[in-house]
Molecule: transfer RNA
Organism: Candidatus Zambryskibacteria bacterium RIFCSPLOWO2_02_FULL_51_21
RNA sequence: GCCAAGAUAGCUCAGUUGGUAGAGCACAUCCAUGGUAAGGAUGAGGUCUCGGGUUCGAUCCCCGAUCUUGGCU
Repeated sequence: GCCAAGAUAGCUCAGUUGGUAGAGCACAUCCAUGGUAAGGAUGAGGUCUCGGGUUCGAUCCCCGAUCUUGGCU
């Protein structure tokens, strides 16, 4: 230099023929116990990497940028 994959909650990851974004773990509150662990219920937490475009509407489609991983030379 070229090619491919990826970037979504604190962490690990889903999601979508375009229509108000989810799980597990972790966290908070409560229940429960003589008390703890385990368990149960509820809840909070997201500008979906960034900038444009298309569209009534974009995490999703198109273009570009940044970063990460892998491959080729």